The RNA shown here (FMN riboswitch aptamer (RFN element)) has 143 nucleotides.
It was read from a public genome assembly, where an Rfam model found it.
Its Rfam family is "FMN riboswitch aptamer (RFN element)". Its family is annotated with FMN binding in the Gene Ontology.
Model confidence (mean pLDDT): 80 of 100.
RNA sequence: CAUCGUGCUCCGGGGUCGGUGAAAGUCCGAACCGGCGGUAACAGUCCGCGACCCGCAGUCACCUCCGAGUGGGGACAGACGGCGGCCGAACCGGUGGAACUCCGGUACCGACAGUCACAGUCUGGAUGGGAGGCAGCACGAGU
Numbered sequence: 001c002a003u004c005g006u007g008c009u010c011c012g013g014g015g016u017c018g019g020u021g022a023a024a025g026u027c028c029g030a031a032c033c034g035g036c037g038g039u040a041a042c043a044g045u046c047c048g049c050g051a052c053c054c055g056c057a058g059u060c061a062c063c064u065c066c067g068a069g070u071g072g073g074g075a076c077a078g079a080c081g082g083c084g085g086c087c088g089a090a091c092c093g094g095u096g097g098a099a100c101u102c103c104g105g106u107a108c109c110g111a112c113a114g115u116c117a118c119a120g121u122c123u124g125g126a127u128g129g130g131a132g133g134c135a136g137c138a139c140g141a142g143u
Base pairs, nucleotide, nucleotide: 001142003141004140005139006138007137008136009135010133011132016030017029018028019027031121032120033110034109035049036048037047038046044108045107053085054084055083056082058080059079060078063074064073065072066071090106091105092104093103094102112124113123114122
């Protein structure tokens, strides 16, 4: 110190005004938001990944039974990683060598549980989990 490996840490945005009503950040009108990698060029809507939820078997721990014992059987609320399922939504015009990604226009989408009333924006599981990173730190390898 280019580079490689291992461990730890870090990393998600958005409800304001008006209407109706006994009651709404949930309905109606307008408002606001957009994780990560890829791409002939910048993407919520292309191709994939992650999160929620569901299933499967496994390993470990705990409990329990058998056995002198390495061990074997049963049960299962826990931990861990793995595999599988589920998983929303875009068109038109323009520029260009190249864009469902840029510019212009008009659309559309957003887990589960809770709630005086139906939630992308409130509250909760979550001080959780997690893709990915030319991010940070440490250790090791290498030069």